[in-house]
Context: one part of a larger RNA
RNA sequence: CCCUUGUUAAGGAACUCUGCAAACUAGCACCGUAUCUUCGGUAUAAGGUGUGCCUUAUUUGUUAGGAGAUUUACUCUCCAAAGCAUUGAUAGGUCGCAGCAAAGAGUCCCUCCCGACUGUUUACCAAAAACACAGCACUCUGCUAACACGUAAGUGGAUGUAUAGGGUGUGACGCCUGCCCGGUGCUCGAAGGUUAAAAGGAUUGCUUAGCAUUAGCGAAGGCAUGAAUUGAAGCCCGAGUAAACGGCGGCCGUAACUAUAACGGUCCUAAGGUAGCGAAAUUCCUUGUCGGUUAAAUACCGACCUGCAUGAAUGGCGUAACGAGAUGGGAGCUGUCUCAACAAGGGAUCCA
Numbered sequence: 001c002c003c004u005u006g007u008u009a010a011g012g013a014a015c016u017c018u019g020c021a022a023a024c025u026a027g028c029a030c031c032g033u034a035u036c037u038u039c040g041g042u043a044u045a046a047g048g049u050g051u052g053c054c055u056u057a058u059u060u061g062u063u064a065g066g067a068g069a070u071u072u073a074c075u076c077u078c079c080a081a082a083g084c085a086u087u088g089a090u091a092g093g094u095c096g097c098a099g100c101a102a103a104g105a106g107u108c109c110c111u112c113c114c115g116a117c118u119g120u121u122u123a124c125c126a127a128a129a130a131c132a133c134a135g136c137a138c139u140c141u142g143c144u145a146a147c148a149c150g151u152a153a154g155u156g157g158a159u160g161u162a163u164a165g166g167g168u169g170u171g172a173c174g175c176c177u178g179c180c181c182g183g184u185g186c187u188c189g190a191a192g193g194u195u196a197a198a199a200g201g202a203u204u205g206c207u208u209a210g211c212a213u214u215a216g217c218g219a220a221g222g223c224a225u226g227a228a229u230u231g232a233a234g235c236c237c238g239a240g241u242a243a244a245c246g247g248c249g250g251c252c253g254u255a256a257c258u259a260u261a262a263c264g265g266u267c268c269u270a271a272g273g274u275a276g277c278g279a280a281a282u283u284c285c286u287u288g289u290c291g292g293u294u295a296a297a298u299a300c301c302g303a304c305c306u307g308c309a310u311g312a313a314u315g316g317c318g319u320a321a322c323g324a325g326a327u328g329g330g331a332g333c334u335g336u337c338u339c340a341a342c343a344a345g346g347g348a349u350c351c352a
Base pairs, nucleotide, nucleotide: 001347002346003345004344005343006342007341008340010338011337014336019333027051028050029049030048031047036041038172052094053093054092055091060085061084062083065079066078067077068076069075070073095099107331108330109329110328113325114323115322119131120130135170136169137168138167139166140165141164147156148155149154173318174317175316176315178248179247180246183245184244185241186240187239188238189237192236193235194234198230199229204224205223206222207221210217211216249267250266251265252264253263276310277307288304289303290302291301292300
């Protein structure tokens, strides 16, 4: 010097990104317990009292000693101090930082965010606000079910049968969940358009009996070509559907101070964001502005609304309980610090 511990005057978070770490608290009995609440809880809420030992009554055991008895013995019986052990009330006293104390063995309160909760997860840097969850909703599936695995046989689903099973989203509970079907998707429709294989077989070409004989024409058959026409789903087309994917405007003017605009005009759109919430886990400008907290606050809480770029199951807003979750404040507590000291154990190094 390093590591692991222990103790510390006065102060007590002044440390620091942050009370990180440490300390405080702790058992049992009794008293007492706010706010909120889904009436179950919150709650061991919070907060408080008692707890050891000694002396001072007492209980019991033990017996030095004393007394008595006789069978005179290393005898027996009774009483019994001190000490020790034991029982235990009251009052007083006493030491230590500390009396449940060998170990084990809650710090508490207030506010707010997120997630309802118990659970699950990155085996070996992340335990969370992520996943799951009960509940809610949509959708598919009538049984040889849908769906999944498999080339198939077959198997799961299920020895189940729509109060069942699969998929998707949301995520307890409470109050709610607005407008848009133009695009994409899905479902339904079938008049018309387009359209494959296939059917169909016109036409044309080659071949040549024959006719003409200069050129040429050319039946039947064969070979080749293959028009019109018929022809499903799909697409085009017509509807529906947003707890399907998704989307949810701009400009100008206007009130008798000013400011603002309930009001009006205009352009565009499928429709122009409703209720809520809002500088937010979302706010760029921004340390927005105001209030509270502080001596002092880019933090935090409460408001405002100018929402760069909130918003309703990609759920919105609340919410008791819960959380090794995130933020802020307070009480207690402390070597975190002012500011360092000492001690114990282990190690490194140096010297002998």

Large-subunit ribosomal RNA, domain IV from Sulfurimonas indica, 352 nucleotides, folded computationally. The organism belongs to Sulfurimonas, within Bacteria. The prediction has a mean pLDDT of 82.